[in-house]
Context: one part of a larger RNA
RNA sequence: CUGGGCUUAAAGCGUACGCAGGCGGAUUUGUAGGUAUCUUGUGAAAUCCCACGGCUCAACCGUGGAACUGCAGGGUAAACCACAAAUCUUGAGACAAGUAGGGGUCAGUGGAACUAUGAGUGGAGCGGUGAAAUGCGUAGAUAUUCAUGGGAACGCCAAUGGCGAAGGCAACUGACUGGGCUUGUUCUGACGCUCAGGUACGAAAGCGUGGGUAGCGAACGGGAUUAGAUACCCCGGUAGUCCACGCCGUAAACGAUGCACACUAGGUCGCGGAGCCUCUCAUGGUCUCGCGGCCGAAGGUAAACUGAUUAGUGUGCCGCCUGGGGAGUACGGUCGCAAGGCUAAAACUC
Numbered sequence: 001c002u003g004g005g006c007u008u009a010a011a012g013c014g015u016a017c018g019c020a021g022g023c024g025g026a027u028u029u030g031u032a033g034g035u036a037u038c039u040u041g042u043g044a045a046a047u048c049c050c051a052c053g054g055c056u057c058a059a060c061c062g063u064g065g066a067a068c069u070g071c072a073g074g075g076u077a078a079a080c081c082a083c084a085a086a087u088c089u090u091g092a093g094a095c096a097a098g099u100a101g102g103g104g105u106c107a108g109u110g111g112a113a114c115u116a117u118g119a120g121u122g123g124a125g126c127g128g129u130g131a132a133a134u135g136c137g138u139a140g141a142u143a144u145u146c147a148u149g150g151g152a153a154c155g156c157c158a159a160u161g162g163c164g165a166a167g168g169c170a171a172c173u174g175a176c177u178g179g180g181c182u183u184g185u186u187c188u189g190a191c192g193c194u195c196a197g198g199u200a201c202g203a204a205a206g207c208g209u210g211g212g213u214a215g216c217g218a219a220c221g222g223g224a225u226u227a228g229a230u231a232c233c234c235c236g237g238u239a240g241u242c243c244a245c246g247c248c249g250u251a252a253a254c255g256a257u258g259c260a261c262a263c264u265a266g267g268u269c270g271c272g273g274a275g276c277c278u279c280u281c282a283u284g285g286u287c288u289c290g291c292g293g294c295c296g297a298a299g300g301u302a303a304a305c306u307g308a309u310u311a312g313u314g315u316g317c318c319g320c321c322u323g324g325g326g327a328g329u330a331c332g333g334u335c336g337c338a339a340g341g342c343u344a345a346a347a348c349u350c
Base pairs, nucleotide, nucleotide: 003322004321005320006319007304008303012318014201015200016199017198021194022193023192025088026087027086028085029084030083031082033081034080035077036076037075038074039073040072041071042070049065050064051063052062053061054060091191092188093187094186095184096183097182098181099180103177104176105175106174107173108172109171110154114150115149116148117147118146119145120144121143125136126135162169163168206247207246208245209244210243211242215241216240220236221235222234223233258317259316260315261314262313263312266295267294268293269292270291271290272289273288275286276285277284299306300305323350324349325348332343333342334341335340
């Protein structure tokens, strides 16, 4: 260099943007770098291959041929790659008119529940469990009514539903703001796809500074259970959970399935648009575009299954795998305040 793979056997980076690189639509003309072909020179000898010959054979040796797949020069061709010029609209983008949405950020508002405090009623229990006890309560608890304060989360609607690149996003209102889809086919005219390095985002937990703290609750204390009980159950309870700013950069970050494009039977349900048909203009029918599911032909698969949302048939680009353990560890480097992250072996052993 080459092979086979990556849903579940080892293997898709958590996600996106994107420089270099790789790859790239239709038509015409030209150039001739790649490419093809012809030719010239060169490609030492030996070796290898072929033929004939010499040692009694062979190894070995001699003679001749072929070859040396390379390099350089010249001629020709112009399909393809490349380059130059020009044109096009179907890829891509823009524009206009609509449209759905828990997409994002900030601010404000609301009700239920909980809890604290104050006040009223009331008067012995409450709470908790398998059963109890710790705990709370005559300094008046639990219960009940009213008032005031506080923090966190937003029941029903709600869905197999919606939005977002992913993480994720749900009370209501406003402001600012990103993206999508449909229709028109008005404009630009290949402006595209992918992407090593790089950059940004990235649940929860954790860390730093300052606030906040109702409920819950690692650690911790107590009560039980038990042979023991550093647990499961109960009573408390600190960090944390919440907010602002800054770090961390990991997850079964999952569809365990990289992105983009083209093609390859259908059926059915849901969500968002556009058109056509229908007496009621409410609905129904039909067709089409986008999204989300289920079933399924062909095909694929070790099977489970998958099957236009592909794991089918192809193309382009990237990432990754190469027996188990040692080990995602040591060492080194780098990032981090730390915790630790990323990169990543070997001995040995089966």
Small-subunit ribosomal RNA, central domain from a Planctomycetota bacterium, 350 nucleotides, folded computationally. It was read from a public genome assembly. Rfam family: Bacterial small subunit ribosomal RNA.